[in-house]
RNA sequence: GCCGAGGUAGCUCAAUGGUAGAGCAACUGUUUUGUAAACAGUAGGUUGAGGGUUCGAGUCCCUCCCUUGGCU
Repeated sequence: GCCGAGGUAGCUCAAUGGUAGAGCAACUGUUUUGUAAACAGUAGGUUGAGGGUUCGAGUCCCUCCCUUGGCU
């Protein structure tokens, strides 16, 4: 340089163009003499950045940034 894959909660990952979710972690409560475990609940998001299409974009299109695989 060329061709791909990916970027969403603290971490790992979902999400047919139509309310952004799960597990783990964190916090609170119940239980226990206490801790852990278990159970119930709470909080946590500029969906990498900027534009475009659309009534409506995490999703489609364009540019850029970052990570990663392959080729040279």
Molecule: transfer RNA
Organism: Candidatus Shapirobacteria bacterium CG11_big_fil_rev_8_21_14_0_20_40_12